[in-house]
RNA sequence: GGCAGGGUAGCUCAGCUGGUUAGAGCAUUGCAUUCAUAACGCAAAGGUCGUGGGUUCAAGUCCCACUCCUGCUA
Numbered sequence: 001g002g003c004a005g006g007g008u009a010g011c012u013c014a015g016c017u018g019g020u021u022a023g024a025g026c027a028u029u030g031c032a033u034u035c036a037u038a039a040c041g042c043a044a045a046g047g048u049c050g051u052g053g054g055u056u057c058a059a060g061u062c063c064c065a066c067u068c069c070u071g072c073u074a
Base pairs, nucleotide, nucleotide: 001073002072003071004070005069006068007067010026011025012024013023019057028044029043030042031041050066051065052064053063054062
């Protein structure tokens, strides 16, 4: 350099044929429980869906450019 895959919550990931509130587990905080801690239970907070543009009534999802990560290849 070429090809492929990926970038969504603090972390690991789902989201599928574009469709109306953006989710799960873990972590964090609060409550409950306990003599106390842990575990379990309830609740809350947490997101410019890598960046910029385009298409569309509507984009995490499609198209283009850029950028970062991983693998293969020369």